[in-house]
RNA sequence: UUUUAUGGCAAGGGGUGCCGCCAGGCUGAGAAAGAGAUAGCUCUUAACCCUUUGAACCUGAUCUGGAUUAUACCAGCGAAGGGAUGCUUUUGACGAACAUU
Repeated sequence: UUUUAUGGCAAGGGGUGCCGCCAGGCUGAGAAAGAGAUAGCUCUUAACCCUUUGAACCUGAUCUGGAUUAUACCAGCGAAGGGAUGCUUUUGACGAACAUU
C1' cells in the first nucleotide's frame, strides 16, 4: 500500500451416542486420547460446537410416531421450561499479500 467481517481478543458454557469379540461401520460440528476409580463412573487434555440476535446443551423423557441390526437415526413435542458475556473493530482490527528502508 492492497485485501479482509457469522470479525478479533479475553472469559465462559456444552456433549461423550448406537451396532460390533475385534477390525470396522452409522449419525453428527464433535462420539478422541490419557489417568484414576471399580462397574461404568469420575477427572484431565485435545478437537469441535455454542455464549442472551442464546435449538450449543439440559429438563419434560424409561415421552409420541416412523425407519433401523441398533441408537434423540428422522420427525414431533417446540420458541414449552431452563441455559453460558465482556471489551474492541468498516475511522478497516486480527490475518494475508506486496513494496521500500
This is a predicted structure of a 101-nucleotide RNA (TPP riboswitch aptamer (THI element)) from a Bacillota bacterium. The coordinates come from a structure-prediction model, not an experiment, and the mean pLDDT is 77. It was read from a public genome assembly, where an Rfam model found it. Taxonomically the source falls in Bacillota (Bacteria, Bacillati).